[in-house]
């Protein structure tokens, strides 16, 4: 060099053209003498460019990253 899969809240995960969603973290309440649990609300995210399209996380291009294969 070449093939293939991946990049979403701190974090592990789905999701697929129109509203981003779950789990756990993190922060107020609430329960409780008190911490845990638990139970309600918040608070944060679609790798970077370009195109296509009324709309792009999703599709097409390149580009940088992870992992795997092959040599």
């Nucleotide at each position: 060099c070449g093939c293939g899969g991946g990049g979403u809240a701190g974090u592990g995960g789905a999701g697929u053209a129109g509203u981003a969603c779950c789990a756990u973290a993190c922060c107020a309440g609430g329960c409780u003498c008190a911490u845990a649990a638990c139970c309600u609300g918040g608070u944060g995210g679609c790798g970077c460019c370009c195109g296509u399209g009324c709309a792009a996380u999703u599709c097409g291009g390149g580009c940088c990253c992870c992992c795997g294969c092959a040599a």

Background:
A computed fold for a 71-nucleotide RNA from a Patescibacteria group bacterium, annotated as transfer RNA. Rfam family: tRNA. Gene Ontology term of the family: triplet codon-amino acid adaptor activity. The sequence was found in a public genome assembly.